This is a predicted structure of a 376-nucleotide RNA (Bacterial RNase P class A) from a Gemmatimonadales bacterium. It is recorded under the gene name rnpB. NCBI's taxonomy places the organism under Bacteria, Pseudomonadati, Gemmatimonadota, Gemmatimonadia, Gemmatimonadales. Its Rfam family is "Bacterial RNase P class A". By type it is a ribozyme. Rfam links the family to the GO terms ribonuclease P activity, dimeric ribonuclease P complex and tRNA processing. The sequence is in RNAcentral, with records from ENA. The prediction has a mean pLDDT of 77.
RNA sequence: GGGGUGGAACGCGAUGAUCGCGGUCCUUAGCGCAAGCGAGGGAUCGAGGAAAGUCCGAGCUCCAUAGGGCAAACCGCCAGGUAACGCCUGGGCGCCGAGAGGCGACGGAUAGGGCAACAGAAAACAGACCGCCCGCGCGAAAGCGCGUGGUAAGGGUGAAACGGUGGGGUAAGAGCCCACCGCCCCGCGCGUGAGCGUUGGGGGCAUGGCAACCCCCGGUUGGAGCAAGGCCGAAUAGGCGGCGAGGUGUGGCCCGCACCGUUGAGCCGUGGGUAGGCUGCUAGAGGCGAUCGGCGACGAUCGUCCCAGAGAGAUGAUCAUCUCCCGGGCCUGUGUGCACGGGAAACAGAACUCGGCUUACGGUUUCACCCCACCG
Numbered sequence: 001g002g003g004g005u006g007g008a009a010c011g012c013g014a015u016g017a018u019c020g021c022g023g024u025c026c027u028u029a030g031c032g033c034a035a036g037c038g039a040g041g042g043a044u045c046g047a048g049g050a051a052a053g054u055c056c057g058a059g060c061u062c063c064a065u066a067g068g069g070c071a072a073a074c075c076g077c078c079a080g081g082u083a084a085c086g087c088c089u090g091g092g093c094g095c096c097g098a099g100a101g102g103c104g105a106c107g108g109a110u111a112g113g114g115c116a117a118c119a120g121a122a123a124a125c126a127g128a129c130c131g132c133c134c135g136c137g138c139g140a141a142a143g144c145g146c147g148u149g150g151u152a153a154g155g156g157u158g159a160a161a162c163g164g165u166g167g168g169g170u171a172a173g174a175g176c177c178c179a180c181c182g183c184c185c186c187g188c189g190c191g192u193g194a195g196c197g198u199u200g201g202g203g204g205c206a207u208g209g210c211a212a213c214c215c216c217c218g219g220u221u222g223g224a225g226c227a228a229g230g231c232c233g234a235a236u237a238g239g240c241g242g243c244g245a246g247g248u249g250u251g252g253c254c255c256g257c258a259c260c261g262u263u264g265a266g267c268c269g270u271g272g273g274u275a276g277g278c279u280g281c282u283a284g285a286g287g288c289g290a291u292c293g294g295c296g297a298c299g300a301u302c303g304u305c306c307c308a309g310a311g312a313g314a315u316g317a318u319c320a321u322c323u324c325c326c327g328g329g330c331c332u333g334u335g336u337g338c339a340c341g342g343g344a345a346a347c348a349g350a351a352c353u354c355g356g357c358u359u360a361c362g363g364u365u366u367c368a369c370c371c372c373a374c375c376g
Stems, first nucleotide, its partner, number of pairs: 001372010013322007021046007030037002048347001052358002055356005060225004072221005077091005092106001093104004107216002112214002114210002129155002131151003134147005163181006182205001183203004187198004229279004239270005246260005286305008323344005329338002331335001
């Protein structure tokens, strides 16, 4: 200098001003008997790293719940972290990469059942297509034909063909035998463990793959969700109980008249429901900083801060200065100079609250590490 790997921080460029919008608090003209409402003014706060998908795990709430079993769903190497998890950290093993590093539904295939496309002769108590060997026949030979023949060393097919290399052996071959490598079982050592190691003993190898097919083993799981739930509660029309013979209109009042009423008008009391209001509601497994413990996830202690809350739902606009980028221009001066013009973006929008995962995202900053080339 180039290429790459893994993280971290930020996220309408920064600061300020003005106006606008939403919440809370204070104040206040005015209204109201009051509770309270409240134009204006002031103070203060006001979206995200994913607020998203609603996929996991919880808090909270209501309902259900003797005990046991079946079914169903999910999870599945080990140790730890956590309120918990299907998340995270560390480790093991396997695969990929030259490396930093990445990926992994990673229990069981001698419990049982099932499956294996295409190609290939043959795909699971293997299998003779070519080849090799033997025998017989024909032939001068090369070779050709035949065999309930032998052979899995060679070729070829395949994701996969029943250990590998070499030697012995054989008609040709074959763990048939031997050496080394690999594999399996046992023991021993190390490790909390998954596992790793083995110069120890045994075994010619017997035990192919798929459980993201059924299945087996082990573990977990009651349901619904803030439209949960709690409190208050009209108007109107019903219900129930009591009183009850009058009530209403016309009218200043009485009579009168009209209508309704003992098939209960009217008055009083009372229960439930609806509209609506309040609550749940945001101080929390909270943020930031320091110290200590831990490889780490994380934990402990101390200090400090209060940081939207709501209803179909508020965050925007303008201007100034500065910074960066782009464009053409200017010059006794070619400077990362000067002024001018333009631009400064993506994904996205809280609605009960947290912890995760996943997905979307223009760009900026930064840390650690790997590889290649060159120079000293």